[in-house]
RNA sequence: UACUGAUAAGGGCUACCUGCUUCGAAAGUGCAGGCUCGCAAAGCUACCGAUCUACGGGUUUACACACCUAAGACAGCGGGGUUACCAGU
Numbered sequence: 001u002a003c004u005g006a007u008a009a010g011g012g013c014u015a016c017c018u019g020c021u022u023c024g025a026a027a028g029u030g031c032a033g034g035c036u037c038g039c040a041a042a043g044c045u046a047c048c049g050a051u052c053u054a055c056g057g058g059u060u061u062a063c064a065c066a067c068c069u070a071a072g073a074c075a076g077c078g079g080g081g082u083u084a085c086c087a088g089u
Base pairs, nucleotide, nucleotide: 002089003088004087005086012039013038016034017033018032019031020030023028037076043082044081045080047079048078049077051073052072056069057068058067059066
C1' cells in the first nucleotide's frame, strides 16, 4: 500500500423512546438523556437511482377537494466518491 474479516481487544454510532426555549410549509432536522433494533465504515459526501414532502408553480373545479412538479429532504434504501481503528494475508 492492497485485499479480507469482525474471532479478539480498545472503542464508536444510535434505530427506537423521553424531554426541549432548534430550524422548517412539510418531509425532516438540531440538542440532551436512555441504549433494549442493529451496524466493519450505520464516518463524511446529494454525483446517479429509489423513496418522502409540496412552501411555491401548474392542471382541474362554481368554490374546495383532487392531480402533477424539487430547487426541499433522506447517507440506518442501493450504487459511486472519499477518509479511517484493530487483526490476518
The RNA shown here (c-di-GMP-I riboswitch aptamer) has 89 nucleotides and comes from an Alteromonadaceae bacterium. Its mean pLDDT, the model's own confidence on a scale to 100, is 82.